[in-house]
Context: one part of a larger RNA
RNA sequence: UGACGGGGGCCCGCACAAGCGGUGGAACAUGUGGUUUAAUUCGAUGAUACACGAUGAACCUUACCAGGGCUUGACAUGUCGUUGAUUCUCCGGAAACGGAGAGGAGCAAACCGAAAACAAAACACACCAACCCCCCGCGGGGGGGUGUGUUUUGUUUGUUGGAGCAGCGAACACAGGUGGUGCAUGGCUGUCGUCAGCUCGUAUCGUGAGAUGUUGAGUUAAGUCUCGAAACGAGCGCAACCCUCGUCCAGAGUUGCUAAGUUUCUCCUUCGGAGAAACUGCAAACUAGGGAGACUGCCAGUGUUAAACUGGAGGAAGGUGAGGAUGACGUCAAGUCAGCAUGCCCCUUACGCCCUGGGCUACACACGUGUUACAAUGGCCGGUACAAAGAGCUGCCAACCUGCAAAGGUGCGCUAACCUCAAAAAGCCGGCCUCAGUUCGGAUUGCGGGCUGCAACUCGCCUGCAUGAAGGCGGAAUCGCUAGUAAUUGCCGGUCAGCUAUACGGCAGUGAAUACGUUCCCGGGCCUUGUACA
Numbered sequence: 001u002g003a004c005g006g007g008g009g010c011c012c013g014c015a016c017a018a019g020c021g022g023u024g025g026a027a028c029a030u031g032u033g034g035u036u037u038a039a040u041u042c043g044a045u046g047a048u049a050c051a052c053g054a055u056g057a058a059c060c061u062u063a064c065c066a067g068g069g070c071u072u073g074a075c076a077u078g079u080c081g082u083u084g085a086u087u088c089u090c091c092g093g094a095a096a097c098g099g100a101g102a103g104g105a106g107c108a109a110a111c112c113g114a115a116a117a118c119a120a121a122a123c124a125c126a127c128c129a130a131c132c133c134c135c136c137g138c139g140g141g142g143g144g145g146u147g148u149g150u151u152u153u154g155u156u157u158g159u160u161g162g163a164g165c166a167g168c169g170a171a172c173a174c175a176g177g178u179g180g181u182g183c184a185u186g187g188c189u190g191u192c193g194u195c196a197g198c199u200c201g202u203a204u205c206g207u208g209a210g211a212u213g214u215u216g217a218g219u220u221a222a223g224u225c226u227c228g229a230a231a232c233g234a235g236c237g238c239a240a241c242c243c244u245c246g247u248c249c250a251g252a253g254u255u256g257c258u259a260a261g262u263u264u265c266u267c268c269u270u271c272g273g274a275g276a277a278a279c280u281g282c283a284a285a286c287u288a289g290g291g292a293g294a295c296u297g298c299c300a301g302u303g304u305u306a307a308a309c310u311g312g313a314g315g316a317a318g319g320u321g322a323g324g325a326u327g328a329c330g331u332c333a334a335g336u337c338a339g340c341a342u343g344c345c346c347c348u349u350a351c352g353c354c355c356u357g358g359g360c361u362a363c364a365c366a367c368g369u370g371u372u373a374c375a376a377u378g379g380c381c382g383g384u385a386c387a388a389a390g391a392g393c394u395g396c397c398a399a400c401c402u403g404c405a406a407a408g409g410u411g412c413g414c415u416a417a418c419c420u421c422a423a424a425a426a427g428c429c430g431g432c433c434u435c436a437g438u439u440c441g442g443a444u445u446g447c448g449g450g451c452u453g454c455a456a457c458u459c460g461c462c463u464g465c466a467u468g469a470a471g472g473c474g475g476a477a478u479c480g481c482u483a484g485u486a487a488u489u490g491c492c493g494g495u496c497a498g499c500u501a502u503a504c505g506g507c508a509g510u511g512a513a514u515a516c517g518u519u520c521c522c523g524g525g526c527c528u529u530g531u532a533c534a
Stems, first nucleotide, its partner, number of pairs: 001534002003531003007528007015518002019481005026372008034363002042053002064358007073174001077173002079170006087102006107164001111162002115157013131144006176347002179345003185341002187336003190332001192330001197236006203212003216227003242324004247292003252287002256282002261279008295318001298312005374474001378433007390421003395414002400409003440471001445466007487510007
């Protein structure tokens, strides 16, 4: 200096207490241990493993097991040879794979390129037969011109070929490894803990390790702020800046809305009223962008005149408005080599790769996390009302028809404020049940069907009929929660062909009780004290 103490002081936290609801008893779902197994792949193991990795194990996934196969390999780069795409059929086989054959195309696109064609230019040779111009002695010459050849350039075609690409084959460098080590590592994550702490520069004190600052008096959710003081400042944290929700304002108005107004239709009908649709119109609502608003700003009291606290006013909101994101220095050699990356070690006709089938779903048992219940504040039947958030083209699927239903058929709309999923449920109204293992509860099992998918035996979900188990509110013990919270009620999404989702992540509806207080249990912060501990 720390750590520790069944030492002390101060303080905090659903830590206790006060309450509400659970778990522990039952059945089932799910994870784990154990056991079993050819295999039941691996990891996670007090808090901080156990509906955890896994936001989807019938095949695949898959890492495990059995069997059948491959050996430069399923995948990458390089070298050499050979072929040219592609397709189909047959045989053996469970498939992978092995073998045989047919047909077809002559590498689609891009690069280089011998050669050929065309055009232009230059050079060389030939000819003046035609045309034009010039010279002279009218016949010849010269120039332009014409023809041939060569070269160059451009365009087009681009056989053979090169290069490239693709397949096959060969040899070798190599590939490959979810094999080991998380105690060799990176990255990421959990926990203490959203706890208020952790440090530095200079200075001062001390022989030094170190101390002061950071302690003290108050205060705060806070090392938050104030005052004092050998300290003065600063950094990482706190707070604020970010997102969502709550109030208001102006502008905007389609796919949203329809108050006022107009028209049409329907119903009751006495005037008239109610409802629907269209027009109209953005008033209200809503949408999603912008802005305002809260700062102890104002008042009173307390306080050291401070920081601040208590009460009040106004306000939609008041003292951090509510929720989220945000996690300091570090601790646990915490977790992860199986997400990824990676050192070293190990395997290399196998510890690599492909395939079929099985397993990960086993079951005397033990534990964790959940779901459904044990009923009348309830169960069942009929009628009827009110959300938010989300998803949709390999999709969501209206309406109609068939079916008791799951579903099937047909088919509208919607790439969505437009159409669809979509019925919200608890609630309310009416009826039945009358305290019983029941009209509670739904496990289990039998039979019949439907759907997805190559395929539901191991091992899927849904539906109808029948069956109708345990269960009478749960010992010791133990968990969550302080307000739109707990409890309770449904809805949606991701993963996904389908699903084991009762899980997970969100959304709204209804909507409490209690907190005297800090003695005690647990965890934590600051100061101080003791120590044979470091």
This is a predicted structure of a 534-nucleotide part of an RNA (small-subunit ribosomal RNA, 3' major domain) from a moss metagenome. The prediction has a mean pLDDT of 81. It matches the Rfam family "Bacterial small subunit ribosomal RNA". The RNAcentral record of the full RNA draws on SILVA.